[in-house]
Molecule: Bacterial RNase P class A
Organism: soil metagenome
């Protein structure tokens, strides 16, 4: 540094919920099960259950390197490519800036195919001074050249180096990033080399383009019994709805929506992408076959208290349809591998 594991132990007595069995059926005995690693937040995925729905499309919303795994995922695994580290290793919304649009405060000459503050330079061209061999030479200005150094600033239109030049500059070569293009490797993200003109900013958690995914409501879904009450409106005989494979046929009313009653039981409830061992496959996430196991199911809602003993004195928290993530809390201990 990285991965896993535990989450006070052991005895006795009492209490509570579920379920099996017994029996003298009771406000009874008696086995046997009984919170978590997060049950948590409800933030993503499904399963289920109704209600909608042809297919496309528009609208919105989500996701975004690649190849895989899964029921699915924004989630997991292997990899590329970038960054941080000495190293193990760790982070990365990591598609598109030459389709358009459109931002960029302050500072600054300029914030986009821009600029010249201070600076460097007088080679051409004009002009003052000064010198003298009289035609040129120095110094200064103007008009111009230049972007090299200094400054601002997240960001300044490639970097180093060498030539070149009045000072300069891809202006000219090298070598390095970067574009284009082609050859090999790779499924592929890309990597390695050659060649070419030298160069062309940055923001898409800014609109947008691209790809690819998405019905909506939740177990208070959803069935059913009881009991309560008051009706009314839309469509429905051109047959809803239900029975039945279909036709025939046979019942004869429903759905919705406003208003009014009720909130009791009962089911859905918990055996499931399940846990434990071995095998094979596979870098791995995972899969596949074989034995083995049964591991809360409440509905005012259990799961917990006394009491002795030991110790390193004991954290965060606690089921309510179930499952897969992900976060985010948490005393302290143990194992195994790196550096």
């Nucleotide at each position: 540094c990285a991965g896993g594991c535990c989450a006070g132990g052991c005895a006795g007595c009492c209490g509570c919920g579920c379920g099996g069995c017994c029996c003298u059926c009771g406000u009874g005995g008696u086995c046997g099960c009984g919170a978590g690693g997060a049950a948590a937040g409800u933030c993503c995925g499904g399963a289920c259950a109704c209600c909608g729905a042809a297919g496309g499309g528009c609208a919105g919303g989500g996701u975004g390197c690649u190849g895989g795994g899964u029921a699915a995922c924004g989630c997991c695994c292997a990899g590329g490519c970038g960054g941080g580290g000495a190293a193990a290793c760790c982070c990365g919304a990591c598609g598109g800036a030459a389709a358009g649009u459109g931002c960029a405060a302050c500072a600054g000459a300029a914030a986009g195919a821009a600029c010249a503050c201070c600076g460097c330079c007088c080679a051409a061209g004009c002009g003052a001074c000064c010198g003298c061999u009289c035609g040129c030479g120095g110094u200064c200005g103007c008009c111009g050249g230049c972007a090299a150094g200094g400054g601002u600033g997240a960001a300044a239109a490639g970097g180093u180096g060498c030539g070149g030049u009045a000072a300069g500059a891809g202006c000219g070569c090298a070598c390095c990033a970067g574009c284009g293009g082609c050859g090999c490797g790779g499924u592929g993200a890309c990597g390695c080399g050659c060649c070419g003109g030298c160069u062309c900013g940055g923001c898409a958690a800014a609109c947008c383009c691209c790809a690819c995914c998405c019905g909506g409501u939740g177990c208070a879904a959803c069935g059913c019994c009881a009991g309560a009450c008051a009706g009314g409106g839309a469509c429905g005989a051109u047959g809803a709805c239900g029975c039945g494979g279909c036709c025939c046929g046979c019942c004869g009313a429903g759905u919705c929506c406003c208003g009014g009653g009720u909130a009791g039981g009962c089911g859905g409830c918990u055996c499931g992408a399940g846990c434990c061992c071995g095998g094979c496959g596979g870098c791995a996430a995972c899969g596949c076959c074989g034995g083995g196991c049964c591991c809360a199911g409440a509905u005012g809602g259990a799961u917990g208290g006394c009491u002795g003993c030991c110790c390193a004195c004991g954290a965060c928290a606690g089921a309510a349809u179930c499952c897969g993530g992900c976060u985010u809390a948490u005393c302290g201990g143990c194992c195994u591998g790196c550096u």